The RNA shown here (small-subunit ribosomal RNA) has 1383 nucleotides and comes from a metagenome. Its mean pLDDT, the model's own confidence on a scale to 100, is 82. It matches the Rfam family "Bacterial small subunit ribosomal RNA". Its family is annotated with ribosome and structural constituent of ribosome in the Gene Ontology.
RNA sequence: ACGUGAUCGGUGAGAGUGGCGAACGGGUGAGUAACACGUAGGUAAUCUGCCUCUGGGCGGGGGAUAGUCCACGGAAACGUGGCUUAAUACCGCAUGAGAUUGUUUUACAUAAGUAGAAUAAUGAAAGGCGCUUCGGCGCCACCUGGAGAUGAGCCUGCGGUUCAUUAGUUAGUUGGUGGGGUAACGGCCUACCAAGGCAACGAUGAAUAGCCGGCCUGAGAGAGGUGAUCGGCCACACUGGGACUGAGACACGGCCCAGACUCCUACGGGAGGCAGCAGCUAAGAAUCUUCCGCAAUGGGCGAAAGCCUGACGGAGCGACGCCGCGUGAAUGAAGAAGGCGGAAACGUUGUAAAAUUCUUUUCUCAGGGAAGAAUAAUGAGAGGAGGCAAUGCCUUUCAGAUGACAUUAACUGAGGAAUAAGCCCCGGCCAAUUACGUGCCAGCAGCCGCGGUAAUACGUAUGGGGCGAGCGUUGUUCGGAAUUAUUGGGCGUAAAGGGCGUGUAGGCGGUUUUAUAAGCCUGGUGUGAAAGACCACAGCUCAACUGUGGGAACGCGCUGGGAACUGUAAGACUAGAGUUCAGGAGGGGAAGCUGGGAUUCCUGGUGUAGGGGUGAAAUCUGUAGAUAUCAGGAAGAACACCGAUGGCGAAGGCAAGCUUCUGGCCAUGGACUGACGCUGAGGCGCGAAAGCGUGGGGAGCGAACAGGAUUAGAUACCCUGGUAGUCCACGCUGUAAACGAUGUGCACUUGGUGUAGGAGACGUUGAGUUUUCUGUGCCGUAGCUAACGCGUUAAGUGCACCGCCUGGGGAGUAUGCCCGCAAGGGUGAAACUCAAAGGAAUUGACGGGGGCCCGCACAAGCGGUGGAGCAUGUGGUUUAAUUCGAUGAUACGCGAGGAACCUUACCAGGGCUUGACAUGUACUUGGAGAUCUAAGAGAUUAGGUUGACCUCUUUGAGGACGGGUACACAGGUGCUGCAUGGCUGUCGUCAGCUCGUGUCGUGAGAUGUUGGGUUAAGUCCCGCAACGAGCGCAACCCUUACUGUCCGUUACCAUCAUUAAGUUGGGGACUCAGACAGAACUGCCGGUGACAAACCGGAGGAAGGUGAGGACGACGUCAAGUCAUCAUGGCCCUUAUGUCCUGGGCUACACACGUGCUACAAUGGCAGGUACAAAGCGUUGCGAAACGGUGACGUUUGAGCAAAUCGCAAAAAGCCUGUCUCAGUUCGGAUUGGAGUCUGAAACUCGACUCCAUGAAGUUGGAAUCGCUAGUAAUCGCGCAUCAGAAUGGCGCGGUGAAUAUGUUCCCGGGCCUUGUACACACCGCCCGUCAAGCCAUGGGAGUUGGGGGUACCCGAAGUCACCUGUCUAACCUUAGGGAAGC
Repeated sequence: ACGUGAUCGGUGAGAGUGGCGAACGGGUGAGUAACACGUAGGUAAUCUGCCUCUGGGCGGGGGAUAGUCCACGGAAACGUGGCUUAAUACCGCAUGAGAUUGUUUUACAUAAGUAGAAUAAUGAAAGGCGCUUCGGCGCCACCUGGAGAUGAGCCUGCGGUUCAUUAGUUAGUUGGUGGGGUAACGGCCUACCAAGGCAACGAUGAAUAGCCGGCCUGAGAGAGGUGAUCGGCCACACUGGGACUGAGACACGGCCCAGACUCCUACGGGAGGCAGCAGCUAAGAAUCUUCCGCAAUGGGCGAAAGCCUGACGGAGCGACGCCGCGUGAAUGAAGAAGGCGGAAACGUUGUAAAAUUCUUUUCUCAGGGAAGAAUAAUGAGAGGAGGCAAUGCCUUUCAGAUGACAUUAACUGAGGAAUAAGCCCCGGCCAAUUACGUGCCAGCAGCCGCGGUAAUACGUAUGGGGCGAGCGUUGUUCGGAAUUAUUGGGCGUAAAGGGCGUGUAGGCGGUUUUAUAAGCCUGGUGUGAAAGACCACAGCUCAACUGUGGGAACGCGCUGGGAACUGUAAGACUAGAGUUCAGGAGGGGAAGCUGGGAUUCCUGGUGUAGGGGUGAAAUCUGUAGAUAUCAGGAAGAACACCGAUGGCGAAGGCAAGCUUCUGGCCAUGGACUGACGCUGAGGCGCGAAAGCGUGGGGAGCGAACAGGAUUAGAUACCCUGGUAGUCCACGCUGUAAACGAUGUGCACUUGGUGUAGGAGACGUUGAGUUUUCUGUGCCGUAGCUAACGCGUUAAGUGCACCGCCUGGGGAGUAUGCCCGCAAGGGUGAAACUCAAAGGAAUUGACGGGGGCCCGCACAAGCGGUGGAGCAUGUGGUUUAAUUCGAUGAUACGCGAGGAACCUUACCAGGGCUUGACAUGUACUUGGAGAUCUAAGAGAUUAGGUUGACCUCUUUGAGGACGGGUACACAGGUGCUGCAUGGCUGUCGUCAGCUCGUGUCGUGAGAUGUUGGGUUAAGUCCCGCAACGAGCGCAACCCUUACUGUCCGUUACCAUCAUUAAGUUGGGGACUCAGACAGAACUGCCGGUGACAAACCGGAGGAAGGUGAGGACGACGUCAAGUCAUCAUGGCCCUUAUGUCCUGGGCUACACACGUGCUACAAUGGCAGGUACAAAGCGUUGCGAAACGGUGACGUUUGAGCAAAUCGCAAAAAGCCUGUCUCAGUUCGGAUUGGAGUCUGAAACUCGACUCCAUGAAGUUGGAAUCGCUAGUAAUCGCGCAUCAGAAUGGCGCGGUGAAUAUGUUCCCGGGCCUUGUACACACCGCCCGUCAAGCCAUGGGAGUUGGGGGUACCCGAAGUCACCUGUCUAACCUUAGGGAAGC
């Protein structure tokens, strides 16, 4: 020197002993309906560590045990044995101011107590540090008292959930006595005794739930919902049980036991508890960082430094909420481009953008940079208490470390419009629209509801509206909701009065006096924590947020005062209520007795063929004698007339008469009682009919049942029978549209008029009048009511009490309970489902409702259709196509007033593509037009001949015209008549439909317009809260019937003349034509009627009551018909869905229907002769006469006529004569054959007509059905339109020319009034139930399985208390041996 030790001292770490804390702080809301919570009290029935104040003490001893060491066991957790050691750990002894306990006692108070005195017994302690003059002192700790503070325990009043389909519950249960136990009272526990306790003011049970301050909502009051964050209390800590320690726990991060779960294991055994902070997993629509720091605030320990603290302070994540800010500002019209809309013009997006100028919050970068920190230790100083001094103690001043957040906030500089807008909605509610797409699809939707080809409702776009760093949805709560109604609802008919009474509890209650002070009013006082809310002020740039101050609210307690009202107590009163006496009416009730009529049955007589029954019949009954009739008898039930709008009763209900018993009511007047009253949850009683039980009775009636009818059926209605039942007695049932659909009682509020019972007054005590009470009706004022209606008998106005209601259905059902013999009754849900259900009234429509009325509606007549043949249309079928439309009345001889081609839209084939047709532009070309030839089915194509527009500034240009090319466009008989216009049909030529003003009604609406008459008529008159008006009716218009005037050819001809002939002259009379007038108006007369309107009859008149006919069609209905007359929105096609052409089809043909023609014959057919119209039409026409033809018709000259002139043109039926003689014919004419005529380019499909021949069905038509009322039906012919030709159809014209109508019961349609209605798309409406198919849910089903609860009993962990045995031994006791509940 280094290393290693030993020893001593110091420091630090770890472990241990000891003290304090760990019962706070933090989390959660499972349990709890409870003194758990809130609030106000009590504790004289209690405890309280640390803390504060104050008093007294702290003497002297003892034996252990951790740790450490040694040894051992175990995988571990952990444990066992041994040596040794300390304390503020543990244990005795001493002391006892005071304390505790016992006894005695005083004062105060009293239900238990407080304060004091005496006495006996009992029980304490620990030291450490600093200073020291070594005496002691100081600080901290310790022991024992007192007081306080804080915290806790216990007790009580009041308050806050649902269910009564939870009505009874409770044995330590309620109380007492003794004992035990606790900090403390107490059945808290125990023994004994008593039999109580709670409950309709809701016990017990069940369900749900932590409670509160507060929070949300609401105009707010009242009230409803809620209990996150913050704060107070409670409960819990894996589930259940338990104690230990401690001042405090039956203890979140302690212990023991049991259980479930997870983990470790060496399989023996152990460990664990995030409802602490983060974090993970799972579930879920969904919910954050395994962050920083003890710097601040607070807590624990400590003398202190300090340590601990996921409490806390901060940061992070999330638009989750609240607040604030921004995403730029100004200028900017060419109103840009683009988008969207529009036919276009244009509008809109929109000063928006771009562009120019400006700003910099925010952002990025950079810079320095607060407050949150007060003080501690410590140092220095000052003051104070007490002390001998020192350290120290108390108060205070100065200095004095410490920042998680933090790259903080705020500030400064630089940069640059730079970094920053979305969401919902636009049908109404509800602010804001257009287009396209889609086409009951896709979809939307809070409610109503949108969408089926024009969607402001779906989707997209454009535009717009709202809010904005948000917006919308969903969920939840309150509001609106007076929709549970205390404020603040209702109950006749909308939901809702108990079937009725009696009466308990309860609620409410007449006049007056006194007292009281519970309610009530008022003052004071305590409390009602803080936070929150309100007001004011203040701090963060504002605000949110936060701070300070203030006030209020309401509850509870204590206390002073008042006394009107309510209550209570005492007294008085008579108006409410009642008693009694003197009267009255009554189908009120019960029992007994009696009566006549009817019915049925029985017996007997008379008597004979039906009776009975019905819409009509039959079943039934009768010759064994019915019905009918007479006499006698029996039975049961019901009581005609009186009788009523009447009487009585609480309701149900009560009816022959008499007697007995009995309840209630009314009126008048005395006397008496003295509030005795009203209502009435439960309870009790009564309670129609039907039904049930037992025993009777049973005539009639009559469920069930049987038979006959009816009917599609007829388990019905009708008929014949008929059992229960109906009747009586006793018992049950307990319900009805038990209704006035109206609870009971009291009071008040204009009237009129009946009726029942009583009383008074007046009246010649008569007739009667009048007043009043009680009952019962009608009308009606105010008022009420949604209206209807009610209206002193309230549904009016009030009071008292009870019952009941809260959308419809499910459902008065299920289930539970109660009642019942049963039938069943009482109480009485939910799931699910709908957006209505309902009341009253209105307008229509409808009714196999009523009243009145009309119409060829029926009836009375005439003639048809339906049967036949044919024509024509339709359906169906067929077809390449048979184009399309019309379809009950209101389609079907309809569009069509005329399909061989055309038409024509359809089909087949062949063509064209700016087109068959129109307009425009550009370019080009040329002429147009006429005609011929060729090919072709034609369209078309090719070629030839002829021909040659106008103007000008004339080699040309322009214009009109034709062709070509290109582009715009044309075109569509394609769709939608359910997008439309226009036109039309029909109800219906029915008499209706409306408006203005007024009035009535809340209103829809009504009135007018209804009523009494009348009419064809809403025509007219009268009346009337209506007065007027319009569209309709009628009239005005046309035709026709009469007359007049004028005119007078082509019409007419009396007179005159003439002719074959009004042919001609002539005429202007007649007919006729044209124009203009007149005439008919119920004007006149009579009757009826209301002195009306009007009707009936009559006269006159050409015509008479609208003279006849036509045109003319109200508001509206049928989504009636038509996109194919035309027009038109939208959609669709565009070398085709357009257009041209040829041919075909629309004409088909088993059949069915509609509309017609011709017939079936003699009132006729045929033949011959002969007479009389009207209205029309005619030049691409009517076409005479003549001739030819049997005829249709033709030919030729074609006469005449653009028409009162000529022609069509013959009218036919009729009349006269002849014939036919009842037949499938001389009826009938279909069909077919042949031959023709005409039109037309063309008659095959597919025309009309003529002649000859043929000669079908059909002999008057089933069910059913149509037209017509007078110049009509019927019958006869004539003409016209369309049209080349083609009517049996259509539209017109005239000739001949009837029958019937008593009438409105019925069928159909319509009009007016009224009534019912559950209809309003309006009876072709609405609507009920089963069944079928599919699907869903549920029930039953042999059973099986799990969970919860109650009661009785068995086993039973840990643990506490007690007892017993063994061992050991402190305190303690001891008679010194031991004992000992201790370990």